This is a predicted structure of a 503-nucleotide part of an RNA (small-subunit ribosomal RNA, 5' domain) from Propioniciclava sinopodophylli.
The prediction has a mean pLDDT of 82.
Its Rfam family is "Bacterial small subunit ribosomal RNA".
[in-house]
Context: one part of a larger RNA
RNA sequence: GGACGAACGCUGGCGGCGUGCUUAACACAUGCAAGUCGAACGGAUCACUUUUACUUCGGUUUUGGUGGUUAGUGGCGAACGGGUGAGUAACACGUGAGUAACCUGCCCUUCACUGUGGGAUAACGAGAAGAAAUUCUUGCUAAUACCGCAUAUGACGCGUCCUCGCAUGGGGGUGUGUGGAAAGUUUUUUCGGUGGGGGAUGGACUCGCGGCCUAUCAGCUUGUUGGUGGGGUAAUGGCUCACCAAGGCUUUGACGGGUAGCCGGCCUGAGAGGGCGACCGGCCACACUGGGACUGAGAUACGGCCCAGACUCCUACGGGAGGCAGCAGUGGGGAAUAUUGCACAAUGGACGAAAGUCUGAUGCAGCAACGCCGCGUGCGGGAUGACGGCCUUCGGGUUGUAAACCGCUUUCACCAGGGGCGAAUUUGACGGUACCUGGAGAAGAAGCACCGGCUAACUACGUGCCAGCAGCCGCGGUGAUACGUAGGGUGCGAGCGUUGUCC
Numbered sequence: 001g002g003a004c005g006a007a008c009g010c011u012g013g014c015g016g017c018g019u020g021c022u023u024a025a026c027a028c029a030u031g032c033a034a035g036u037c038g039a040a041c042g043g044a045u046c047a048c049u050u051u052u053a054c055u056u057c058g059g060u061u062u063u064g065g066u067g068g069u070u071a072g073u074g075g076c077g078a079a080c081g082g083g084u085g086a087g088u089a090a091c092a093c094g095u096g097a098g099u100a101a102c103c104u105g106c107c108c109u110u111c112a113c114u115g116u117g118g119g120a121u122a123a124c125g126a127g128a129a130g131a132a133a134u135u136c137u138u139g140c141u142a143a144u145a146c147c148g149c150a151u152a153u154g155a156c157g158c159g160u161c162c163u164c165g166c167a168u169g170g171g172g173g174u175g176u177g178u179g180g181a182a183a184g185u186u187u188u189u190u191c192g193g194u195g196g197g198g199g200a201u202g203g204a205c206u207c208g209c210g211g212c213c214u215a216u217c218a219g220c221u222u223g224u225u226g227g228u229g230g231g232g233u234a235a236u237g238g239c240u241c242a243c244c245a246a247g248g249c250u251u252u253g254a255c256g257g258g259u260a261g262c263c264g265g266c267c268u269g270a271g272a273g274g275g276c277g278a279c280c281g282g283c284c285a286c287a288c289u290g291g292g293a294c295u296g297a298g299a300u301a302c303g304g305c306c307c308a309g310a311c312u313c314c315u316a317c318g319g320g321a322g323g324c325a326g327c328a329g330u331g332g333g334g335a336a337u338a339u340u341g342c343a344c345a346a347u348g349g350a351c352g353a354a355a356g357u358c359u360g361a362u363g364c365a366g367c368a369a370c371g372c373c374g375c376g377u378g379c380g381g382g383a384u385g386a387c388g389g390c391c392u393u394c395g396g397g398u399u400g401u402a403a404a405c406c407g408c409u410u411u412c413a414c415c416a417g418g419g420g421c422g423a424a425u426u427u428g429a430c431g432g433u434a435c436c437u438g439g440a441g442a443a444g445a446a447g448c449a450c451c452g453g454c455u456a457a458c459u460a461c462g463u464g465c466c467a468g469c470a471g472c473c474g475c476g477g478u479g480a481u482a483c484g485u486a487g488g489g490u491g492c493g494a495g496c497g498u499u500g501u502c503c
Stems, first nucleotide, its partner, number of pairs: 001503004006499005013375006019368002021333001026331003030328003035076003040073002043070007053060002083286003093210007102203002107199008115149004124139006155178010184191001212258003219249003224246008261283004265276004288309005311322004339365001341364003347361001348359004378408004388399004412444001414439005422430001447492005452473003458487005468475002
């Protein structure tokens, strides 16, 4: 000198764009953050309507239809999106390869099929237990829920033929055996369902290389290293188990300890390098702490389940409920970090045939000079160099064209009127906002640090090694340009200084 997610002191006009718990991965009141589909299903209920019976002519009842609402069954989603960085020195990450050892819902493409039966169950009704959470018994009912049978390209086993490769081996044809599929809905079109091939997307696994400190850590290891055979997985593999062998790693730093999420990048620097990993993007890990699996295409699942623990809450003391490292917000910690806001209008996501619903993702608004950038706080004239202040050698000098005064302008802010794009037919939270036009009036808008040298800028008074200053050298003990105040000056300017950290 530059930089900052900064803080502190003094000061503070406007706008645009960003950014905002770095500390306690401390504890959390309250609200919201994941639903959706009636074109899968049987009910319930409301309105209108049709029909039957009765009728006191008000209406009641029965059958059917249309439309709405929807607790429950069922489907899809809830594994995305959002947060945090505790753990992790590791194939976690980056980069480059490999999988002839793999999976992939929705989507695209292509081939074939969608036949025929059955038994339940929630809702609901009845009864019961409990303070509650909730649960139990019994009866009825539906489906794109569940289970059989049929059919079968494919799968698996065995035999055989062709072909290819980087080893294990891959691809294709054929014969035979085994056990395998489906669902309907809508007025029509449609939308679906099942099996197989290919693609796309997403993931899984393996390997080469790369990136912290420490030897005041020198030896470490028994599923350890390898083999054979079972098991397990989508899949390879000590992944796991039994048996067998005795191996494997290490001064090119094993093992231990400390620290740490990694990267694209960011800061600095001429570069080499050094430091950092806030915001934005990619990957990973975590979700009160520890463990476990279930469901599913996908989780070992933040707003799912089970167990244990700590903590908090409710209780009729028998028993229950909870998890903000989602968005706001509260307490606490701290030098320190915002609103319990608006809207789904846009972009994107989930569901749905659609209309649409949901979406604290997102878009916006609010707060904060926290940062960067832009603009303003007037412009021209004006000397008798006014008054006042300060200094003075008492002559004057300086503040100083500065002010007053005269003329002019109106950016921004203010007032009034209009009002674009973001929206494609509709739909605008932002917002009567941006912007445009008009109006009034210099009007509403300047401070902070420094002035001994480094380092631009000096005098007076007060103080008297005191009070104080100070980045270093050093100032202050009676003429202090170094302390305090004033005048003057210098620098930067809606900021200026100080502190901290990095280069």